[in-house]
RNA sequence: GCCUGAGUGGUGGAACUGGCAUACACGUUGGACUCAAAAUCCAAUGCCCUCACGGGCUUGUGGGUUCGAAUCCCACCUCAGGUA
Numbered sequence: 001g002c003c004u005g006a007g008u009g010g011u012g013g014a015a016c017u018g019g020c021a022u023a024c025a026c027g028u029u030g031g032a033c034u035c036a037a038a039a040u041c042c043a044a045u046g047c048c049c050u051c052a053c054g055g056g057c058u059u060g061u062g063g064g065u066u067c068g069a070a071u072c073c074c075a076c077c078u079c080a081g082g083u084a
Base pairs, nucleotide, nucleotide: 001083002082003081004080005079006078007077010026011025012024019067027045028044029043030042031041032040046057047056048055049054060076061075062074063073064072
């Protein structure tokens, strides 16, 4: 150089044939239980604006296709593997 695969909340990781982004687990926060703690149980938990209702943004980066993109297409970045 060329070929293949991967990149998603704080972490791991799912998302089917393009149709509710962040299921599930961990972690964190609050509560229950306890003399106290651990364990266990309950609730909440992407970001921004708003008193609230609600609204906006977000899948490595930038574009494109589409009514609609994590998903399809193009370029680039990073990582892993293969190849002469």
Molecule: transfer RNA
Organism: Siminovitchia fortis